[in-house]
Context: one part of a larger RNA
RNA sequence: CUGGGUUUAAAGGGUGCGUAGGCGGUAAGAUAAGUCAGAGGUGAAAGGCUGCAGCUUAACUGUGGGAAUGCCUUUGAUACUGUUUUACUUGAAUGAGGUUGAGGCUGGCGGAAUGCGGCAUGUAGCGGUGAAAUGCAUAGAUAUGCCGUAGAACACCGAUUGCGAAGGCAGCCAGCUGGACCUGAAUUGACGCUGAGGCACGAAAGCGUGGGGAGCGAACAGGAUUAGAUACCCUGGUAGUCCACGCCCUAAACGAUGCUAACUCGAUGUUGGCCCAUGAGGUCAGCGUCCAAGGGAAACCGUUAAGUUAGCCACCUGGGGAGUACGUUCGCAAGAAUGAAACUC
Numbered sequence: 001c002u003g004g005g006u007u008u009a010a011a012g013g014g015u016g017c018g019u020a021g022g023c024g025g026u027a028a029g030a031u032a033a034g035u036c037a038g039a040g041g042u043g044a045a046a047g048g049c050u051g052c053a054g055c056u057u058a059a060c061u062g063u064g065g066g067a068a069u070g071c072c073u074u075u076g077a078u079a080c081u082g083u084u085u086u087a088c089u090u091g092a093a094u095g096a097g098g099u100u101g102a103g104g105c106u107g108g109c110g111g112a113a114u115g116c117g118g119c120a121u122g123u124a125g126c127g128g129u130g131a132a133a134u135g136c137a138u139a140g141a142u143a144u145g146c147c148g149u150a151g152a153a154c155a156c157c158g159a160u161u162g163c164g165a166a167g168g169c170a171g172c173c174a175g176c177u178g179g180a181c182c183u184g185a186a187u188u189g190a191c192g193c194u195g196a197g198g199c200a201c202g203a204a205a206g207c208g209u210g211g212g213g214a215g216c217g218a219a220c221a222g223g224a225u226u227a228g229a230u231a232c233c234c235u236g237g238u239a240g241u242c243c244a245c246g247c248c249c250u251a252a253a254c255g256a257u258g259c260u261a262a263c264u265c266g267a268u269g270u271u272g273g274c275c276c277a278u279g280a281g282g283u284c285a286g287c288g289u290c291c292a293a294g295g296g297a298a299a300c301c302g303u304u305a306a307g308u309u310a311g312c313c314a315c316c317u318g319g320g321g322a323g324u325a326c327g328u329u330c331g332c333a334a335g336a337a338u339g340a341a342a343c344u345c
Base pairs, nucleotide, nucleotide: 004316005315006314007299008298012313014201015200016199017198021194022193023192025088026087027086028085029084030083031082033081034080035077036076037075038074039073040072041071042070049066050065051063052062053061054060091191092188093187094186096183097182098181099180100179103177104176105175106174107173108172109171110154114150115149116148117147118146119145120144121143125136126135162169163168206247207246208245209244210243211242215241216240220236221235222234223233258312259311260310261309262308263307266290267289268288269287270286271285272284273283274282275281294301295300318345319344320343327338328337329336330335
């Protein structure tokens, strides 16, 4: 390179936007670059392949033999591709009228619970466990009532629900804001798909500066358990968890399944619309479950494909060494990204 693959065997980039590139709807005309056909030239000889022939055969040798991708010139063909012109509306988008939702950002408000503080009632225990002890408590705890205060999270509704590109998103209200869907067919007229680089977003933990700190709680201390117990259990408890700004850029970032488009029986639940408003009705978009054909090594997938096709990107090529070393880029650091070889089985 060809070929084969990527749910689970190695292999889909964490996700989107988008540059170059690749690919690209319908109908006519022009052109003839790609493409196809004919003719001519060239492609030295030797060698190689091959036909025939000669040494008994072979090696070897001979032969104006054949074949030779290709390149150039020229004459044509015009289905497809390209270029160009004109037109179209079904792809795409805009506009109109509706709908929907934990989509995002900012601000305000609320109640339950917990801790703490004050006051009051009240007296000897509380707490914790398999059992205990450390711990708290006569300086009045635990429990109960009232008042105040702080931070964090939002019971029920709640769902096999919804929204978002993914990460993710849940008390209530307001402001700002992104999207999707439906109806209908007004506008543009292929404006599209994918997307190497690039840019943006990206849970948790972690880092920097400044706040905040109720509960929980790495580290740490103590009590138990145990042969030991640097653990599991218990009592405490710092960072952190929370907020603002700035970094980090990784996850079993999973549907372990890239995006887009087309085609191919049905059944059923559900979310949001629309229609006839007559029905378990019809239709569009989404989320689930089961199944036919088909696929698959099987498990299973099955209009939400892993079926049948087309376009583009990413990735794989035995296990270990190793996601290591070296170099480079990024980062405050932690480290991340890129990413071998020797050797060995």
Predicted 3D model of a 345-nucleotide part of an RNA (small-subunit ribosomal RNA, central domain) from an uncultured prokaryote. The prediction has a mean pLDDT of 84. The RNAcentral record of the full RNA draws on ENA.